[in-house]
Molecule: transfer RNA
Organism: Rubricoccaceae bacterium
RNA sequence: GCCUCGGUAGCUCAGUGGUAGAGCAUGCGGCUGUUAACCGCAGGGUCGUAGGUUCAAAUCCUACCCGGGGCG
Numbered sequence: 001g002c003c004u005c006g007g008u009a010g011c012u013c014a015g016u017g018g019u020a021g022a023g024c025a026u027g028c029g030g031c032u033g034u035u036a037a038c039c040g041c042a043g044g045g046u047c048g049u050a051g052g053u054u055c056a057a058a059u060c061c062u063a064c065c066c067g068g069g070g071c072g
Stems, first nucleotide, its partner, number of pairs: 001071007010024004018055001026042005048064005
């Protein structure tokens, strides 16, 4: 330098054009003699950055940044 995979909630990840989700974690409540476990509710998001296409983009296109792998 080129190719390839990935970047979405605190963490691990889903979401292949039409209102951003789950599990764990956290907070509150229930249950229990207490804790744990279990059950319910809630908070938490510039979807890596900047442009483009579109009525509409996490999703499609381009460039760049960061991380993993490969080739030279």